[in-house]
Context: one part of a larger RNA
RNA sequence: GAUGAACGCUGGCGGCGUGCCUAACACAUGCAAGUCGAGCGGCAGCACGUCUAGUUUACUAGAUGGUGGCGAGCGGCGGACGGCUGAGUAACACGUGGGAACAUACCCCAAAGUGAGGGAUAACGCACCGAAAGGUGUGCUAAUACCGCAUAUGGUCUUCGGAUUAAAGGAUUUAUCCGCUUUGGGAAUGGCCUGCGUCGGAUUAGGUUGUUGGUGAGGUAAUGGCUCACCAAGCCGACGAUCCGUAGCUGGUCUGAGAGGAUGACCAGCCAGACUGGAACUGAGACACGGUCCAGACUCCUACGGGAGGCAGCAGUGAGGAAUCUUCCACAAUGGGCGAAAGCCUGAUGGAGCAACGCCGCGUGCAGGAUGAAGGCCUUCGGGUUGUAAACUGCUUUUAUAAGUGAGAAAUAUGAUGGUAACUUAUGAAUAAGGAUCGGCUAACUACGUGCCAGCAGCCGCGGUCAUACGUAGGAUCCGAGCGUUAUCC
Numbered sequence: 001g002a003u004g005a006a007c008g009c010u011g012g013c014g015g016c017g018u019g020c021c022u023a024a025c026a027c028a029u030g031c032a033a034g035u036c037g038a039g040c041g042g043c044a045g046c047a048c049g050u051c052u053a054g055u056u057u058a059c060u061a062g063a064u065g066g067u068g069g070c071g072a073g074c075g076g077c078g079g080a081c082g083g084c085u086g087a088g089u090a091a092c093a094c095g096u097g098g099g100a101a102c103a104u105a106c107c108c109c110a111a112a113g114u115g116a117g118g119g120a121u122a123a124c125g126c127a128c129c130g131a132a133a134g135g136u137g138u139g140c141u142a143a144u145a146c147c148g149c150a151u152a153u154g155g156u157c158u159u160c161g162g163a164u165u166a167a168a169g170g171a172u173u174u175a176u177c178c179g180c181u182u183u184g185g186g187a188a189u190g191g192c193c194u195g196c197g198u199c200g201g202a203u204u205a206g207g208u209u210g211u212u213g214g215u216g217a218g219g220u221a222a223u224g225g226c227u228c229a230c231c232a233a234g235c236c237g238a239c240g241a242u243c244c245g246u247a248g249c250u251g252g253u254c255u256g257a258g259a260g261g262a263u264g265a266c267c268a269g270c271c272a273g274a275c276u277g278g279a280a281c282u283g284a285g286a287c288a289c290g291g292u293c294c295a296g297a298c299u300c301c302u303a304c305g306g307g308a309g310g311c312a313g314c315a316g317u318g319a320g321g322a323a324u325c326u327u328c329c330a331c332a333a334u335g336g337g338c339g340a341a342a343g344c345c346u347g348a349u350g351g352a353g354c355a356a357c358g359c360c361g362c363g364u365g366c367a368g369g370a371u372g373a374a375g376g377c378c379u380u381c382g383g384g385u386u387g388u389a390a391a392c393u394g395c396u397u398u399u400a401u402a403a404g405u406g407a408g409a410a411a412u413a414u415g416a417u418g419g420u421a422a423c424u425u426a427u428g429a430a431u432a433a434g435g436a437u438c439g440g441c442u443a444a445c446u447a448c449g450u451g452c453c454a455g456c457a458g459c460c461g462c463g464g465u466c467a468u469a470c471g472u473a474g475g476a477u478c479c480g481a482g483c484g485u486u487a488u489c490c
Stems, first nucleotide, its partner, number of pairs: 001489003005486005012362006018355002020320001025318003029315003034077003039074002042070002046068003049064006084273003094197006102190003107186008115149001117147002124139006154165004169178003199245003206236003211233008248270004252263004275296005298309004326352001328351003334348001335346004365395004375386004400427006409417001434479005439460003445474005455462002
C1' cells in the first nucleotide's frame, strides 16, 4: 500500500459498487420454462347466443360447441439458452499459433418441387383394479402425428449399365401470407488433431499389454486402438516418465521504479459439475440442474401391498463458522422462448430493502467577541493553561423538517423504480463527533494513585515509594464518520 474481511469503541447524510472465502452440509414453503386454437379431434370450466319448460317484465331449470374462448389430450417449437457452483481436473482443461477428415435446428441467398392415397391412436364413452402414485380391457375419432405409391431438377452409391431417394398443410379481405420437401452456397456456432506455454515433491526411477505400430473390419457427423481379429515388439523416461500432494484456467487484480512476487472475489471468455455412481433414450444439438432408467445413502407418505423427493436457480430455514442480506416490486426498459399477431412466460434482467463492507462526496455552522468571566488542571502562590474557546452580538441554511411544482429513462401507446431526481418556498444553529496515541523508533507532558503488585508491550524494554512507559485526571498530537486491533499478500 491492499482486502469479498472479522473484532472493539463510535456513528449524521448521499452517490456508486460489493456482500457464505467455512459444510459440492441437509433443506419446510412459494416462485425460477413455457408457448402455439392461424397444426388437430374436441368441450371440463367461464361468458354470450339459440331452443324448450316453468313464467307478469325479471328470473329459474334443462338442452344445444352455435360463438368468444379454452381445462385435459394428440401435434410443433423451446425445455442443450439463460441462472448457480468450483467438487473433480496437472489435462489439448486453459492460453496462444496452426491444421484437416466433419456437423449444424432457427436465420440469409439461389434453384426445383409441394400429385394421388392408406391404416392407426390419445382425448372421449363403457367396464374394472389400486389407500395413493398410477394402471388394465374394450369401443369410437382427427391432424402440419404415422406409412406405402407416383414424380426426381438435384442428391447418394456405382462395375458407369444402372440402382436408390421427398413433401403438409393452415389463414385469408382471394391480393397474398405463413409453412413443408430436396439440393447448393453463406453467416455464425460446435466437434476433432497439433507446436509452444502452464504448481510442488527424486525421502517417488523405472513405467506400459490395447500397451506402440501395421493390415483388414466395425463404429462415428468426422480422423484415430475409438473397438475387434491377425501380425510385429514396440512406446515413454534424469530435457524428470510413473507415482504422491496441491489446484478449475485465462483476460485480469494487488504490490513494485521496473524486473519480479502474490493472487484468480465482483465483471468478461473457456472448461467442469448438478444428492453419489452408472447408463442410454429423444433430439440439429444432451449422455440433459428444475427429463428418463438402474443401483446406493438420506428424507417423507402409506390402508404395509407400495409409492414420492433432490435449492452448487431467487428468496428463505437449520447446521458449521470470526463472518456474509429481503420468504420484496415489476416485466416499464434490455434480452430470451413460443406465436401471423394480439399476447403469454421469464427470481435472466430492471429496481427497491438490509449491512460504514469498500471507494468517493457533503455536513455537524460562519464572522465579531478580553474584564482574558466562572469552573477544571498545574503552580515557584506571582501566576500559567484550557482560551476567542464559552457567554454575548450579528449572519447563513448545505443538511434537517414541512409544503408546493415536478422530469428524463418511451417510440405513437406503455414507468416497477416513484411523486423518485431536480427546482421553489417556509422554519430554525436548529438534527449530527468520535477513536487511537503521547519513553525511543514516532508527532504529542504534567499531576495524583500504585509500589517487580496491579498492569503495559510491535521491537528495545517499563513497574521493587520521585514511573513523561501501569491506572485516572488535565493538557497535547494524529486521523476523522470513522478510528484502532487481528489475519493475509506485496
A computed fold for a 490-nucleotide part of an RNA from an uncultured bacterium, annotated as small-subunit ribosomal RNA, 5' domain. Rfam family: Bacterial small subunit ribosomal RNA. The full RNA is in RNAcentral, with records from ENA and SILVA.